Annotation
Model confidence (mean pLDDT): 79 of 100. Predicted 3D model of a 103-nucleotide RNA (c-di-GMP-I-GGC riboswitch aptamer) from a Desulfobacterales bacterium.
[in-house]
RNA sequence: UAUGAAAAAGCCAAACUAUUCGCAAGGAUAGGACGGAAAGUCACGGGUCUUUCUGGUUCCUGUUUUUCUUCGAUUCGGUUUAAAGAUAGCCGGACUGCCAUUG
Numbered sequence: 001u002a003u004g005a006a007a008a009a010g011c012c013a014a015a016c017u018a019u020u021c022g023c024a025a026g027g028a029u030a031g032g033a034c035g036g037a038a039a040g041u042c043a044c045g046g047g048u049c050u051u052u053c054u055g056g057u058u059c060c061u062g063u064u065u066u067u068c069u070u071c072g073a074u075u076c077g078g079u080u081u082a083a084a085g086a087u088a089g090c091c092g093g094a095c096u097g098c099c100a101u102u103g
Stems, first nucleotide, its partner, number of pairs: 002101003011036002016031006034089001040095003044092003047087006053078004058073002062068001
């Protein structure tokens, strides 16, 4: 420098459980290992998700008899030329690093 086939000195730790923070997505700590060669760091691009926003459904409420309807709840959608977030173990990118093989 290149590569990650085999391996692992050492490292990380999914689901799940408990505690805790957050409206939520999700985060932290402990237990726990599905896995990982960057599962180290960074939300820069894309994706996905959440909340606000926005259109409808249903309920409640109020008015009234034909509907209309503040607040709230419920559920199904929608845009980013609305906003704020989450995810680095979704992909890409940037930076850094271990081991082994190799020049």